A computed fold for a 71-nucleotide RNA from a Patescibacteria group bacterium, annotated as transfer RNA. Its mean pLDDT, the model's own confidence on a scale to 100, is 81. Its Rfam family is "tRNA". Rfam classes the family as a transfer RNA. The organism belongs to Bacteria candidate phyla, within Bacteria.

């Protein structure tokens, strides 16, 4: 330099053109003499820019980062 893949909560991940879900973690409360465990609740995310569309996390293009391969 060329080709391919991936990017979603602090972490691991699901997902589909129409309200983004779970696990784990965080916080609060309940339980407990205390801690742990357990239960309930709360907050927390679509890498960036553009295009298409009534509507984009999803489709298309580019960029960035990472991974794999070729040279």
């Nucleotide at each position: 330099g060329c080709g391919g893949g991936u990017a979603u909560a602090g972490u691991u991940u699901a997902g589909u053109g129409g309200u983004a879900g779970a696990a784990u973690g965080a916080c609060a409360c309940a339980c407990u003499u205390c801690c742990a465990a357990u239960g309930u609740g709360u907050a927390g995310a679509c890498g960036c820019g553009g295009a298409u569309u009534c509507g984009a996390u999803u489709c298309c293009c580019g960029c960035u980062a990472c991974c794999c391969g070729c040279a």
The sequence was found in a public genome assembly.